A computed fold for an 86-nucleotide RNA from an uncultured Gammaproteobacteria bacterium, annotated as c-di-GMP-I riboswitch aptamer.
RNA sequence: CAAGAUAAAAGCCAACCUUGGUGUGAGCCAAGCUACGGAAAGCCAAAGGUCUUUAGUUCGCGAUUAAAGAUAGCUGGGUUGUAUAU
Numbered sequence: 001c002a003a004g005a006u007a008a009a010a011g012c013c014a015a016c017c018u019u020g021g022u023g024u025g026a027g028c029c030a031a032g033c034u035a036c037g038g039a040a041a042g043c044c045a046a047a048g049g050u051c052u053u054u055a056g057u058u059c060g061c062g063a064u065u066a067a068a069g070a071u072a073g074c075u076g077g078g079u080u081g082u083a084u085a086u
Base pairs, nucleotide, nucleotide: 005086006085007084012038013037017032018031019030020029021028022027036073042079043078044077047075048074049071050070051069052068053067054066055065056064057063
C1' cells in the first nucleotide's frame, strides 16, 4: 500500500404518517413529524421483475400484445465514493 474479517465512534441518507404543490395515473417535489431501515438507500432505467396510462385482440373490468411512462429503498449489473482500531 492492497484485499478480507470482526468491533466501535462521528457524520450522512430517510421508509411509514401529515400538509401543500404537481401528474389522467403509477408516482414525483417541498415542508413537518421522527426513525422501518441503509456502507453506497450516491448516480445510471441498457437485463429481468413489479406497477401505471393509452391502443389492439377478446363476451369481459380477466388474459395477452404493442407503445409511452414509474420504481435505483425489488433482483442483478455498470460507475464514482466515506471512515477508526485489531
Rfam family: c-di-GMP-I riboswitch aptamer. Gene Ontology term of the family: cyclic-di-GMP binding.
The sequence was found by an Rfam model in a public genome assembly.
The model forms 84% of the base pairs in the Rfam consensus.